[in-house]
Molecule: c-di-GMP-I riboswitch aptamer
Organism: soil metagenome
């Protein structure tokens, strides 16, 4: 970053499979992306198992509440590596 070349990647959804969950992974699938390569370093964002505190309830038990060390690089910034070679 092009009315370019040779590619890559895979949104949403559909099966599966781990996972409390966000979500990952593997198949299909192809909304897109010039890094939609990789990395949780900063910033946002997402979920909340246990435990605590609170309600209700006769109880196992629900329900709010509270948390990140978890997740998301296809939010952004940042890093580190890469295909091609118009203006």
């Nucleotide at each position: 970053g092009a009315c370019a070349a040779a590619g890559g990647c895979a949104c949403a959804c559909u099966c599966g499979u781990c996972g409390a969950a966000a979500g990952g992974c593997g198949a299909g699938g192809c909304c897109g992306c010039a890094a939609a390569g990789c990395c949780a370093c900063g910033a946002g964002g997402c979920u909340a198992c246990c435990a605590c505190g609170c309600g209700c309830g006769a109880a196992u038990g629900c329900g709010c509440g509270c948390c990140a060390u978890g997740c998301u690089c296809g939010u952004c910034g940042g890093g580190c590596c890469g295909c091609c070679g118009a203006a």